[in-house]
This record gives sequence, C1' cells and structure tokens, in this order.
RNA sequence: GGGUUUGUAGCUCAGUGGAUUAGAGUUCAUGACUCCGAAGCAUGAGGUCAAGGGUUCGAAUCCCUUCUAACCCUU
Repeated sequence: GGGUUUGUAGCUCAGUGGAUUAGAGUUCAUGACUCCGAAGCAUGAGGUCAAGGGUUCGAAUCCCUUCUAACCCUU
C1' cells in the first nucleotide's frame, strides 16, 4: 500500500426485510423487606446507534468519505 471483518446503555450483546416509543441481561439509584446487611422483589436512571455527508416523505439499517480495533496478502 491492498483486502475482509468490527464499532449500538458503564459492561456483555440483540436488532442490518427502511416506518413498531431503540431493546435484553448486567450495572447504578430508590423503595419495601431485615436487628443490620446480602440475596430475591418492585420502581426508576442510563444511548447524538464511532464521526461527517448523501439518498428517501421516513435511515441504527442503503450509498460515499474519515476514524477505531482485529485478521489476511504484497514489495
């Protein structure tokens, strides 16, 4: 230098058939419980879907560019 894959909540991940309120587990906070805690229970918090641009009435999802990480190829 060329190619493939990857990026979604603090963490691990789903969703890539364009419209369904962006979700699950975990974490954290609060409540109740308890002599006090833990566990389990209930409620809640937490996201510019890596960044920018484009297509479209409408994009996490399609297209382009850049960045990040991993792997492969070549001089």

Transfer RNA from Calypogeia fissa, 75 nucleotides, folded computationally. Its mean pLDDT, the model's own confidence on a scale to 100, is 80. A source record names the gene trnR-CCG. The sequence is in RNAcentral, with records from ENA. Its Rfam family is "tRNA". By type it is a transfer RNA. The organism belongs to Calypogeia, within Eukaryota.